[in-house]
Context: one part of a larger RNA
RNA sequence: GAACGAACGUUCGCGGCGCGCUUAACACAUGCAAGUCGAACGAGAAAGCAACUUCGGUUGUGAGUAAAGUGGCGCACGGGUGAGUAACACGUAGGGAUCUACCUGAUGGUGGGGGACAACACCUUGAAAAGGGUGCUAAUACCGCAUAAGUCCACUUCGGUGGGGAAAGGUGCUUUUGUAUCGCCAUCAGAUGAGCCUGCGUCCCAUCAGCUAGUUGGUAGGGUAAUGGCUUACCAAGGCAACGACGGGUAGCUGGUCUGAGAGGAUGAUCAGCCACACUGGAACUGAGACACGGUCCAGACUCCUACGGGAGGCAGCAGUGGGGAAUAUUGCGCAAUGGGCGAAAGCCUGACGCAGCGACGCCGCGUGGGUGAUGAAGGUUUUCGGAUCGUAAAGCCCUGUGGGAGAGGAAAGAACAACCUAUGGUAACGCAUAGGCCUGACGGUACCUCUCCAGAAAGCACCGGCUAACUCCGUGCCAGCAGCCGCGGUAAUACGGAGGGUGCGAACGUUGUUC
Numbered sequence: 001g002a003a004c005g006a007a008c009g010u011u012c013g014c015g016g017c018g019c020g021c022u023u024a025a026c027a028c029a030u031g032c033a034a035g036u037c038g039a040a041c042g043a044g045a046a047a048g049c050a051a052c053u054u055c056g057g058u059u060g061u062g063a064g065u066a067a068a069g070u071g072g073c074g075c076a077c078g079g080g081u082g083a084g085u086a087a088c089a090c091g092u093a094g095g096g097a098u099c100u101a102c103c104u105g106a107u108g109g110u111g112g113g114g115g116a117c118a119a120c121a122c123c124u125u126g127a128a129a130a131g132g133g134u135g136c137u138a139a140u141a142c143c144g145c146a147u148a149a150g151u152c153c154a155c156u157u158c159g160g161u162g163g164g165g166a167a168a169g170g171u172g173c174u175u176u177u178g179u180a181u182c183g184c185c186a187u188c189a190g191a192u193g194a195g196c197c198u199g200c201g202u203c204c205c206a207u208c209a210g211c212u213a214g215u216u217g218g219u220a221g222g223g224u225a226a227u228g229g230c231u232u233a234c235c236a237a238g239g240c241a242a243c244g245a246c247g248g249g250u251a252g253c254u255g256g257u258c259u260g261a262g263a264g265g266a267u268g269a270u271c272a273g274c275c276a277c278a279c280u281g282g283a284a285c286u287g288a289g290a291c292a293c294g295g296u297c298c299a300g301a302c303u304c305c306u307a308c309g310g311g312a313g314g315c316a317g318c319a320g321u322g323g324g325g326a327a328u329a330u331u332g333c334g335c336a337a338u339g340g341g342c343g344a345a346a347g348c349c350u351g352a353c354g355c356a357g358c359g360a361c362g363c364c365g366c367g368u369g370g371g372u373g374a375u376g377a378a379g380g381u382u383u384u385c386g387g388a389u390c391g392u393a394a395a396g397c398c399c400u401g402u403g404g405g406a407g408a409g410g411a412a413a414g415a416a417c418a419a420c421c422u423a424u425g426g427u428a429a430c431g432c433a434u435a436g437g438c439c440u441g442a443c444g445g446u447a448c449c450u451c452u453c454c455a456g457a458a459a460g461c462a463c464c465g466g467c468u469a470a471c472u473c474c475g476u477g478c479c480a481g482c483a484g485c486c487g488c489g490g491u492a493a494u495a496c497g498g499a500g501g502g503u504g505c506g507a508a509c510g511u512u513g514u515u516c
Stems, first nucleotide, its partner, number of pairs: 001516004006512005013366006019359002021324001026322003030319003035073003040070002048061005080277003090201006098194002103190008111145001113143002120135006151164005169182005203249003210240003215237008252274004256267004279300005302313004330356001332355003338352001339350004369399004379390004404454007414443001420437006460505005465486003471500005481488002
C1' cells in the first nucleotide's frame, strides 16, 4: 500500500446492488418447511337452508362435499451444517466386472380365475400413547393357472433341444362392439443418475523408525447390481517402510478469493461442483435409489407428560428464544414469476424461490447549493500594536429545484402459459396441431414521469517533531500525560491538554485484529 463475512470509538442525508452466528455440531417454547391423485378402490358425514309434521321427527339440498381408509407416485430432490475425515474424501486423467424409477426410440403382449385385509359395524383393554377380538367388503392391493417373439439357466454336433419365468385396468366417444388416450408386462437400445477400480497431485512433527495374522498371495464355498480377503475354510509366508511406513497433531476438498510485476504466499464466507453428517452410538426394513434431517428398531444422555403401570421428543430447514461471544437480521408477504412433487386437467403443496423489513457491513452513485458580493463588516486568534489571519468566507442581491423534502396528478416492464371459447388443418369421432380471443402481479399505486412550493431537513473524523502533507499562542513543569519506530515532558514543549489556524479523507474517518 492492498484486502476483510469483521469488531470498537466518534459521526451520519438518500438510493442501487450485494452481504449478514467466523464463537456453543450448545439447549430449544411456538408456528410453518412434503405432499398429491376420486380419470386405481370401497365407503361416506355434519352445520346451515328449504318443505312437511302427529312437534317425537321425516324428506330434499348441502354432497358423493369434508374428514378418514386401501392403493399409486413422491418423500433418496430441494433446504441446512462442516462435527468427523490426511482418505480414491477431493482434483485430474483413465479403466471395466455393474445397476438405473420417471423420460425417449424399437419389438412383442395385455387371456382366464381365486382368496383376503383395512375402512365400516359390534364387543373390549388402557390415564394416555396405543391396541385386541368377531363379522362384512372393493381395487391398478395380493395369489395361482394359461401363453412366451425377445430374455434367463443347463446341454449342445453351434443347427438346435430341454427347463424356468409376465401383465391391470381407468377415462372419453360410440354403443355391444369397436376405437382413441392414459396406463400395465417382457425384451433391446439411448439418455440421465449412481456404484466400483487405477496412475498422478493434496498440511505439520523423525523429540513418531519400524509396522502388519484377514495381515500379503493362492484354491474352494458364500455374498453383492458388480470386481475384490468383501467374508469363511484350507494352503503358502508374505506385504509396507528413510522416495518417510506406523504413530501423533491439525484440517471438509475443489472451481475460486486476497495479495504480488511475476514466481510465490495466504485462504476456501457468499455463488457453483463433490464429499460427509442430521441429539450420541449401532442396525436393518421399504424401495429403482437410503442404511434415510422433518421414517423404523435397539442402547445412551437430556427434556416433557403420567392415574407410576407406561408414554412423547430431536431447528446443523425458515423465522424466533435462551446461552456463549468483540460480533451477525423479521416469530413479515406471496406462490404473480422461475423451479420441483402429484394429477389427464382444473388445481393443490412448496420458509426452494420471488419480494419486502432490519444493519454505513461492503462496493458504487448522488446530495448537503450556484453566481455575485471589500465597508476586506462584526467577532475570534495573533501581534513587533503598524498590522496579519479566518476571508468572498459571512451578511446583502440575483438564481436553480438537477438531486432532496412536502403536496397533487399520471403510471409500468416483469405475463409467457395452462384451462376455456372461436376459426383452420387433421380424424369415422374425440384426442391432436396452428392462429386469434379471454384470464392471471406478492412486490405495489412500487420504480418512473409531470406540475406546485421550499436554500429550506442534510458534515464529520483523524492528524499537524521526523518517517509524513500540515504551526502558532496559552496551560502544565520528568507531573499530568503521549507513543507505530525514533522518542517527547525536569519553566519559553510546533511531540502532553485547550484554543486559533492548517493538512488529509469525506457519509464517512480513525483504532484494533488477520493475510499478502

Small-subunit ribosomal RNA, 5' domain from a metagenome, 516 nucleotides, folded computationally. Model confidence (mean pLDDT): 82 of 100.